[in-house]
RNA sequence: CUUCCAUCGAGACCGGCCGAGGGACAAGGCCCUUUGACGCCGGGGCAACCGCCCGACCUCACCCGUCGGGGAAGGUGCCAACUCCUGCGGCGGGCAACCCCGACGACAGAUGGAAG
Repeated sequence: CUUCCAUCGAGACCGGCCGAGGGACAAGGCCCUUUGACGCCGGGGCAACCGCCCGACCUCACCCGUCGGGGAAGGUGCCAACUCCUGCGGCGGGCAACCCCGACGACAGAUGGAAG
């Protein structure tokens, strides 16, 4: 980097350094930010994807696998706002319309796992 699978409305902040933009993506909205954002480093924390432990199913028995539970000293991840919102498509509702509201799907993205 590519493919596949799962998840994405919950949760979790302090210090130091830096110094002007930042919130992935055209555009729009909204927000954060010199009371120092973003980023980097240290510490702390959240969560439970993988690993670990237990049980059930499967099996002659194990392994593998599936499901459920536990734990958090391991590998990641994460710690403003739903993935900040809209964006593309149709659906339902409020309407004659502009427009607004709601629930979906697609695309894109993020994180983990598996394979290449």
A computed fold for a 116-nucleotide RNA from a Gammaproteobacteria bacterium, annotated as SAM riboswitch aptamer (S box leader).
Its Rfam family is "SAM riboswitch aptamer (S box leader)". From the family's description: The SAM riboswitch is found upstream of a number of genes which code for proteins involved in methionine or cysteine biosynthesis in Gram-positive bacteria. Gene Ontology term of the family: regulation of gene expression.